Predicted 3D model of a 127-nucleotide RNA (FMN riboswitch aptamer (RFN element)) from Garicola koreensis.
The sequence was found by an Rfam model in a public genome assembly.
The prediction has a mean pLDDT of 82.
NCBI's taxonomy places the organism under Bacteria, Bacillati, Actinomycetota, Micrococcaceae, Garicola.
[in-house]
Order: sequence, then C1' cells, then structure tokens
RNA sequence: UACGUGCUUACGGGAUCGGUGAAAGUCCGAACCGGCGGUGACAGUCCGCGACCCAGUGCGAAGCGCACUGGUUGAACCGGUGGAAAUCCGGUACCGACAGUCAGAGUCUGGAUGGGAGGAGCACAGA
Repeated sequence: UACGUGCUUACGGGAUCGGUGAAAGUCCGAACCGGCGGUGACAGUCCGCGACCCAGUGCGAAGCGCACUGGUUGAACCGGUGGAAAUCCGGUACCGACAGUCAGAGUCUGGAUGGGAGGAGCACAGA
C1' cells in the first nucleotide's frame, strides 16, 4: 500500500392532519421521502452504476435458479455569491418500476429476513 486474492462487516427513506364518499393511507387540500460512484464547489432531476422489467446465450436432473451479454428505464429552471456551482443561498417547479387492493398508490401489502452499485476492516501477496 497501487493492482490482485481470500475472509469479515455494514449497506433505502417517507403518510401527519383534514375533506368527499357506501367504500380511498390510492382521489382532493396542505404534508413527508430521496440507493451508489463521479463531477474545478456539497446533486432525487449533470454524467454513469445498481435494482426492478424485457430478450438472447450458457450451466443445472427438475423445481426453477445462477452467470454473462444486450435492450428499456423519470424529473430543473431563474437569480445571487464566487476563480469555479442545473451541486451552495434565495425563489418557483418537477419526478418516482411491477403486482395486489371493496376507489386510482413514490409513502399500504408483496417479491424483499432477497439482491445490489459501491464502502470499510483484516489477512495474504506484492508495488
């Protein structure tokens, strides 16, 4: 302590109040929340990654799962400060998978006591 190997470890948040109604945590009015890395300066909305979803290939006796590859995948502007900011300050906005539900879901239930980008520590090895 660069790179690498192994092990360990943690790793996603949010419904408060009211209204209408036979019925809504889903509609309406105020609210609440924001994974990971990067970016000349701090990011839900700049660049990328992960997960969810689709397809293909391979492995596996099966169940169905695993790996890889590819595809799809939402949203921000103005002003100020400054050497530098769609990242800070002020203002006003916008976005949010799939399935389920006695009424339509970012916040309820579920896949998920899952997975994961990446992070940290230890050991080995090594520069």